Small-subunit ribosomal RNA from a metagenome, 1489 nucleotides, folded computationally. Model confidence (mean pLDDT): 84 of 100. RNAcentral holds the sequence, with entries from SILVA.
RNA sequence: AGAGUUUGAUCCUGGCUCAGGACGAACGCUGGCGGCGCGCCUAACACAUGCAAGUCGAACGGAGCAAUUUUGAAGGAAGCCUUCGGGCGGAAUUUGGCUUUGCUUAGUGGCGAACGGGUGAGUAACACGUGAGCAACCUGCCUUACAGAGGGGAAUAACACAGGGAAACUUGUGCUAAUACCGCAUAACAUGGGGAGACGGCAUCGUUUUUUCAUCAAAGAUUUAUCGCUGUAAGAUGGGCUCGCGUCCGAUUAGGUAGUUGGUGAGGUAACGGCCCACCAAGCCGACGAUCGGUAGCCGGACUGAGAGGUCGAUCGGCCACAUUGGGACUGAGACACGGCCCAGACUCCUACGGGAGGCAGCAGUGGGGGAUAUUGCACAAUGGGCGGAAGCCUGAUGCAGCGACGCCGCGUGAGGGAAGACGGUCCUCUGGAUUGUAAACCUCUGUCGGAAGGGACGAAGAACGUGACGGUACCUUCCGAGGAAGCUCCGGCUAACUACGUGCCAGCAGCCGCGGUAAUACGUAGGGAGCGAGCGUUGUCCGGAAUUACUGGGUGUAAAGGGAGCGUAGGCGGGAUUGCAAGUCAAGUGUUAAAUCUAUCGGCUCAACUGAUAGUCGCGCUUGAAACUGCAGUUCUUGAGUGAAGUAGAGGCAGGCGGAAUUCCUAGUGUAGCGGUGAAAUGCGUAGAUAUUAGGAGGAACACCAGUGGCGAAGGCGGCCUGCUGGGCUUUUACUGACGCUGAGGCUCGAAAGCAUGGGGAGCAAACAGGAUUAGAUACCCUGGUAGUCCAUGCUGUAAACGAUGAUUACUAGGUGUGGGGGGCCAAUCCUUCCGUGCCGGAGUUAACACAAUAAGUAAUCCACCUGGGGAGUACGACCGCAAGGUUGAAACUCAAAGGAAUUGACGGGGGCCCGCACAAGCAGUGGAGUAUGUGGUUUAAUUCGAAGCAACGCGAAGAACCUUACCAGGUCUUGACAUCCUAGGAACCCUUUAGAGAUAGAGGGGUGCCUUUCGGGGAACCUAGAGACAGGUGGUGCAUGGUUGUCGUCAGCUCGUGUCGUGAGAUGUUGGGUUAAGUCCCGCAACGAGCGCAACCCUUGUCAUUAGUUGCUACGCAAGAGCACUCUAAUGAGACUGCCGUUGACAAAACGGAGGAAGGUGGGGAUGAUGUCAAAUCAUCAUGCCCCUUAUGACCUGGGCUACACACGUACUACAAUGGCGAUUAACAGAGAGCAGCGACACGGUGACGUGAAGCAAACCCCUAAAAGUCGUCUCAGUUCGGAUUGUAGGCUGAAACCCGCCUACAUGAAGUUGGAAUUGCUAGUAAUCGCGGAUCAGAAUGCCGCGGUGAAUACGUUCCCGGGCCUUGUACACACCGCCCGUCACACCAUGGGAGUCGGUAACACCCGAAGCCAGUAGCCUAACCGGUAACGGAGGGCGCUGUCGAAGGUGGGAUUGAUGACUGGGGUGAAGUCGUAACAAGGUA
Repeated sequence: AGAGUUUGAUCCUGGCUCAGGACGAACGCUGGCGGCGCGCCUAACACAUGCAAGUCGAACGGAGCAAUUUUGAAGGAAGCCUUCGGGCGGAAUUUGGCUUUGCUUAGUGGCGAACGGGUGAGUAACACGUGAGCAACCUGCCUUACAGAGGGGAAUAACACAGGGAAACUUGUGCUAAUACCGCAUAACAUGGGGAGACGGCAUCGUUUUUUCAUCAAAGAUUUAUCGCUGUAAGAUGGGCUCGCGUCCGAUUAGGUAGUUGGUGAGGUAACGGCCCACCAAGCCGACGAUCGGUAGCCGGACUGAGAGGUCGAUCGGCCACAUUGGGACUGAGACACGGCCCAGACUCCUACGGGAGGCAGCAGUGGGGGAUAUUGCACAAUGGGCGGAAGCCUGAUGCAGCGACGCCGCGUGAGGGAAGACGGUCCUCUGGAUUGUAAACCUCUGUCGGAAGGGACGAAGAACGUGACGGUACCUUCCGAGGAAGCUCCGGCUAACUACGUGCCAGCAGCCGCGGUAAUACGUAGGGAGCGAGCGUUGUCCGGAAUUACUGGGUGUAAAGGGAGCGUAGGCGGGAUUGCAAGUCAAGUGUUAAAUCUAUCGGCUCAACUGAUAGUCGCGCUUGAAACUGCAGUUCUUGAGUGAAGUAGAGGCAGGCGGAAUUCCUAGUGUAGCGGUGAAAUGCGUAGAUAUUAGGAGGAACACCAGUGGCGAAGGCGGCCUGCUGGGCUUUUACUGACGCUGAGGCUCGAAAGCAUGGGGAGCAAACAGGAUUAGAUACCCUGGUAGUCCAUGCUGUAAACGAUGAUUACUAGGUGUGGGGGGCCAAUCCUUCCGUGCCGGAGUUAACACAAUAAGUAAUCCACCUGGGGAGUACGACCGCAAGGUUGAAACUCAAAGGAAUUGACGGGGGCCCGCACAAGCAGUGGAGUAUGUGGUUUAAUUCGAAGCAACGCGAAGAACCUUACCAGGUCUUGACAUCCUAGGAACCCUUUAGAGAUAGAGGGGUGCCUUUCGGGGAACCUAGAGACAGGUGGUGCAUGGUUGUCGUCAGCUCGUGUCGUGAGAUGUUGGGUUAAGUCCCGCAACGAGCGCAACCCUUGUCAUUAGUUGCUACGCAAGAGCACUCUAAUGAGACUGCCGUUGACAAAACGGAGGAAGGUGGGGAUGAUGUCAAAUCAUCAUGCCCCUUAUGACCUGGGCUACACACGUACUACAAUGGCGAUUAACAGAGAGCAGCGACACGGUGACGUGAAGCAAACCCCUAAAAGUCGUCUCAGUUCGGAUUGUAGGCUGAAACCCGCCUACAUGAAGUUGGAAUUGCUAGUAAUCGCGGAUCAGAAUGCCGCGGUGAAUACGUUCCCGGGCCUUGUACACACCGCCCGUCACACCAUGGGAGUCGGUAACACCCGAAGCCAGUAGCCUAACCGGUAACGGAGGGCGCUGUCGAAGGUGGGAUUGAUGACUGGGGUGAAGUCGUAACAAGGUA
């Protein structure tokens, strides 16, 4: 950085698609290790269980435990004494009281719980970001400073007792403490009020000095170190409020708002404020988008991108909001409070049914949802937080571990050597080679990862001891041994990488284009290869590519796109000079731009990912400066604009009046049978008198000629003449104003035709309609009629291909030539010049091209409008407008990979021009009718073998089917085979006879032993038999796999190339043009110059002559022989014809016409010769051949049958229908070209004849076929005949093993159809048609076919309008498979999405009313009440609480609307769908443009 895809090809426009990067991902296959990160995007769904906020005993009274001091009581051991009765003694042990100490802590109290952690539902907002402000504020703990802490009082939990309750919990009575609570004292630099000054500012005001009055504090603990407490001021931190700017989509949401906007006063708050209330005023917001609806947490940043942008807002960080849903307050420095309270709703749980309890969007975890996201782990060691004086306790914050390839980064799965290039696999041209592949084996090494063992951290805190979850982890050392570790995707193009087999529009693939219908590099498998690699692919999403929303950086004549036009509001933009200001602008400084991220540099983990440090970073604010430009203010100018004056052209507009021509109608006259209309007709009119014609009259509409790419108008549009009213333009002048200008969203006005409403009018024309034609049909085109309408008035409609498909304005940028209106050059002018219009041509320039080109589509500027693939669709819904018709605005689902513009080459046209051809015309003879022959179709059949199919299949392959041929059918047979090669064994080969059989074949017998060589055993060549296997064989398939060959357009004149030039290109030029020709034949011209394949010529034949040669030819000799070569002829060589000569025409050319000469005259006649290509034309059955198929058969052999069938249809021929003829005669009328030895066969004889017998000659200028026939003469006399000969019968002949199916010929007999052929159609232009016979190939036999030969021998061609075919040029095209093209709409069928729809069911947000919880606030007459006051007391007061009342108030209820979604019988159109129906609307003049 681009690529694929619209076309036959091209350029452009334009969409779709791909290659890149990214991800909190998911899925498929696979999976070795480590480091660092990340991990419910869905149900803000519901949650079992455990934990996540406590701490302080140095605030307090208790309680418990332990110890202790001391004192009791019980108890009674050891020991001692003993009179054995006991006594002394007093221990262990148990249990009280007092004191002290330690530990624990339910309660009171303090601090914390408002942090930390989670989530993103709500929120479009001062929520967030950024920058300011508060002279309108608060701030616990912390820091600093100053000052202080005196003296009293009354209660209450705990606790005890007694109750209630299932429980949760709770009530009463009584006792008690405090750093709990309450007075009093003291008190200011505090607060409030009053007085007097000073200073300052930012509006209200702020700061400060002084004076006076009033008011308000406190708490203790203790180990004596300290820690707390109170007031004030200040700081720090954290917060509150206000403002500027920024912050998604929708106008199919345009008006919203009543505490709403402002004021005054009161209240409330920490504080300002309609924050709340009373009163007053009527404001406020909005096109610079209010309100409403939808969507959404915002940002630092992340991804992408060259950037500008676009998209996103996981993890980390800042802010906000929320904590089951809604409401509310309490406490507090701080909350309207995630793990607090109250109420209401839903849900779950417990219950004894009376009541209660709960809130994982904390960490784990469960269910559910989902394509999808982890452990009910360890530790407070570190960092941090709460409490505490501290020790310490708590901490699912946090630090770690576990799971997951989810991501990023790193490492490994070995390295070197090693060719018998192994085996195996795959492929092939298959003795063999290529590839896998140095790959493996094998040898020598290494040890990362891994395993084992040993050692073993930093992280721990600036003195020591102690403290590690991670963790015996990282790391180090030793040992082990290549051992344990590679997959995934792709291989038609884009896009790197190719073969085989299988499959056969099937199965399947596919991101786009597209692959697959028998040779698939595109499906599946295999081999090989390419890419990436512990990953690889797929899917989804975003950016990119996409300049495909274009600020950077697009467009609007024809591709999508200029509003139908004007006026004009807001807005945007705006002339010259000058002064000032400094808003924009520029510069410098400065503040901020949190951290992280990013970029640069330098460091730390072995590297990297990761991480540390330093620097940079848009923007916004402030200060200062500059003053060119924009802006603002002032002054001034005249060229932009306007006014005035003088002229001027005009279908400009409106109104009124007038005019003639024509159509029609009416009246009257003349006049008679038609008129009218068409391609042709008919309907229609007319003897009741039309049409025609004359005169008069009526009425409506339109204004011929002039008339002109002439004029006017903003556009639509405007046309007889006159008058009135009226708008605009242009020219000249330069008197006046002094930028007054341009554009113009909304808005307003105008706006063809058709249409609508009302009322008139109505001649002509004429939708609808009727009739007549046309047609397969004809609801059309054509004709005859004809109503709305067309006209007028007044309204409405508001659209057009309203077009120059080109918005308005201004300036600039070569020319030429017309035309309309003015001015100037004294007058005039066909002249020059200038201004304004209106055309054509054209340069630069522009453009995809076409084209535009001073009237721009050029170069610039300003403003407006519009476009963003095709279809769906200018449709639906909604809104607005309209009487309606309808208009304006204007989507989506779904669907396609195109749709499109311009130009190119072809092809085509019921387009044009030129030209040619037996193409037509002019002629002649036919075909189509009959019979027969032959081929084909069809049918039939066991088979009727196969092929050929418009021309260009059909007397074609087949130049010849009785068997054979033969490929087909039936039956009988063979299986290495009928044919080829190789091997083994035997035998020569071969010949003859015979049996069975339809034959193939099977069997038997006999004869025969050859050639070469030999060491005599044998071997070899050819041939035969038997056997085994390789193989043979196939007229089996595919002519759409092929070669070769052929047909056809067409013997038409075309088809191309090189170089150059033109074009962005396909391509063009040449090859077109003017002439000419049979011809792209030649000449001339020309950006072309040359060349090739075709044409022509060269070749054969024929026509004339010459020369040479002459036998089998010929004959001048009477015949023969002989002779000769003049002639005929034969066959070789040459000559001859070239528009060469003359004249005319032509362009001085090419050439044409006429003439001369000549046998022949303009390629003399004929033939061979067939360019590039077209038809997937024909042929696999001539042959060859790939692939497929068959292999005791689809091969081979045999017999018989069939190819010859027969209701019928078609083609091609023959014979006829007769007198231009038939028949008979004429045997001495006259050819040419061929064939001949398994042959032609004379003469002679036999037979009516076919033919036979016999046989001469001839391998041919010798012999033979061989008679030529039409001709000539006679007869017949128009008839189914003396025409015609089919058919049939009989008898024969020939070929051949064999004529039944199924040959040919002869004779006799028979004697059919047919009397010149409908529509239609064929051949032929001169030795031709027509007619007449002759020969040959094939062939045993079998032509009416085919190929040749000669005889006789015409008619006609004015001409190119038409039919057919072709050539060249041009034109149109929506065709390119190329008109046998393309293509439209209804209907029918299937599927899909969608609109309407009686309705039905939900959601959402408001509104009105009702009810009104908790709670704050207010009031309070009931009840209760320790502290303070009065009082001796009783009691009272102040104050407080409960209750009650009231305002507000969530949920709820009711209601009518709004909006949105789902669904709905039926219904409307739309889209899509290899071969449905009907027509043929469009593309060519598309057959009616």